[in-house]
Context: one part of a larger RNA
RNA sequence: GGAUGAAUGGUAGCGGCAUGCUUAACACAUGCAAGUCGGACGGGAAAUGGUGUUUCCAGUGGUGGAUGGGUGAGUAACGCGUAACAACCUGCCCUUGGGAGGGGAACAACAACUGGAAAUAGUUUCUAAUACCACGUAGGCUGAGGAGUAAAAGGAGGAAUCCGCCCAAGGAGGGGCUCGCGUCUGAUUAGCUAGUUGGUGAGGCAAUAUCUUACCAAGGCGAUGACCAGUAGCUGGUCCGAGAGGAUGAUCAGCCACAUUGGGACUGAGACACGGCCCAGACUCCUACAAGAGGCAGCAGUGAGGAAUUUUCCGUAAUGGGUGAAAACCUGACAGAGCAAUGCCGCGUGGAGGUAGAAGGCUCACGGGUCAUGAACUUCUUUUCUCAGAGAAGAAGCAAUGACGGUAUCUAAGGAAUAAGCAUUAGCUAACUCUGUGCCAGCAGCCGCGGUAAGACAUAUGAUGCAAGCGUUAUCC
Numbered sequence: 001g002g003a004u005g006a007a008u009g010g011u012a013g014c015g016g017c018a019u020g021c022u023u024a025a026c027a028c029a030u031g032c033a034a035g036u037c038g039g040a041c042g043g044g045a046a047a048u049g050g051u052g053u054u055u056c057c058a059g060u061g062g063u064g065g066a067u068g069g070g071u072g073a074g075u076a077a078c079g080c081g082u083a084a085c086a087a088c089c090u091g092c093c094c095u096u097g098g099g100a101g102g103g104g105a106a107c108a109a110c111a112a113c114u115g116g117a118a119a120u121a122g123u124u125u126c127u128a129a130u131a132c133c134a135c136g137u138a139g140g141c142u143g144a145g146g147a148g149u150a151a152a153a154g155g156a157g158g159a160a161u162c163c164g165c166c167c168a169a170g171g172a173g174g175g176g177c178u179c180g181c182g183u184c185u186g187a188u189u190a191g192c193u194a195g196u197u198g199g200u201g202a203g204g205c206a207a208u209a210u211c212u213u214a215c216c217a218a219g220g221c222g223a224u225g226a227c228c229a230g231u232a233g234c235u236g237g238u239c240c241g242a243g244a245g246g247a248u249g250a251u252c253a254g255c256c257a258c259a260u261u262g263g264g265a266c267u268g269a270g271a272c273a274c275g276g277c278c279c280a281g282a283c284u285c286c287u288a289c290a291a292g293a294g295g296c297a298g299c300a301g302u303g304a305g306g307a308a309u310u311u312u313c314c315g316u317a318a319u320g321g322g323u324g325a326a327a328a329c330c331u332g333a334c335a336g337a338g339c340a341a342u343g344c345c346g347c348g349u350g351g352a353g354g355u356a357g358a359a360g361g362c363u364c365a366c367g368g369g370u371c372a373u374g375a376a377c378u379u380c381u382u383u384u385c386u387c388a389g390a391g392a393a394g395a396a397g398c399a400a401u402g403a404c405g406g407u408a409u410c411u412a413a414g415g416a417a418u419a420a421g422c423a424u425u426a427g428c429u430a431a432c433u434c435u436g437u438g439c440c441a442g443c444a445g446c447c448g449c450g451g452u453a454a455g456a457c458a459u460a461u462g463a464u465g466c467a468a469g470c471g472u473u474a475u476c477c
Stems, first nucleotide, its partner, number of pairs: 001477004006473004013347006019340002021305001026303003030300003035063003040060002043057006070258003079183004084178001088175003093171007101135001103133002111124005140149003154163003184230003191221003196218008233255004237248004260281005283294003311337001313336001315334001319333001320331004350380004360371004385414002388411003394404001421466005427446002433460001435458002442449002
């Protein structure tokens, strides 16, 4: 000098765009953040006098909940980055070729009854389906061959047809696994390792594999730093630097890991699952003491910690996502508004004229000098400001649909009107004098200054620098 997710002191007019718990992965009141489908199904309720129709709903069923959003605790690792590779899986989507025959038995709901304070649980009887089961069929799979083995579902419509269902092949996108190279510090850590290294048989997986197991062999790694210990999410990037390089990993994007702590599986195309389940621990709440409920590292918000970090806001209008044939519903993703000079950028606080060089301040050698064309005064303008009127684009093929928002913007009127501070002033370093103080009070980044004329302390006038900011502190180059 530059930089910052900064903090702090004094000060402060406006706008645009960004950013905002770096600390306790500490504990959380309250509300919301994942639902949807009646065009899969039986049923119940309501409206209408009834039929018919319409609307809503607990349950069965489908699909989604594995995305989106948060955090960085752990991890020195094929975790990440880069470059490859073969032994794999893949819901929805796209392309292509085939197919859907005839049957059966239940379980919820509902009803009745019972236990419990509640959460909720149990018994009996009935019932539907795109829920479930077996049979038949198969250009797939297995097998050298004979042969063996596995499927389906309907719904809407007057119809055309549309949406679904099953099998197979290919694709796209996604994922799992393997490998070369790169990836912090310590040797005051030098030896480490028995499923350890390799082989055979068996098991297991979507798949390779000591992944698991039985047996056999005795290997494998290591001063090119194994093992151990400490620290740490990695990268694109960001900051500094002419570069080499050093530091760093907020926001945005990619990957990974985690979801109160530890463990486990279930379902599923996909999880060992933040707002699912089970067990154990700690904590909180509730209790009729037998038993139960909970998980903000989602968005707001509270307490605590801290130098320190915002609203318990608006809307699904746009974009994107889930479900649905659709209308639509849901969406704290997202889009916006609010708060904070936290940062960057832009604008303003007036322009021109004006010497009797005014009053006043400071200073002086008492003549003057300076603040200073600065003010007053004359004239002009209205960016801003106040008020009034008009008023968007963003909406996506006709129409309709705007949270932001009566916002941006435009026009008229008014009046210089509403708007300047902070630090420094011995040298480094741009800018000096007076007074006070008297090694005191104090200053200070370094050198140092102050003991009676202090350009270094304090006030004042002047000056210098930057400016809605200016100083200080912290950290990096």
This is a predicted structure of a 477-nucleotide part of an RNA (small-subunit ribosomal RNA, 5' domain) from Allium sativum.
Taxonomically the source falls in Allium (Eukaryota, Magnoliopsida, Mesangiospermae, Amaryllidaceae).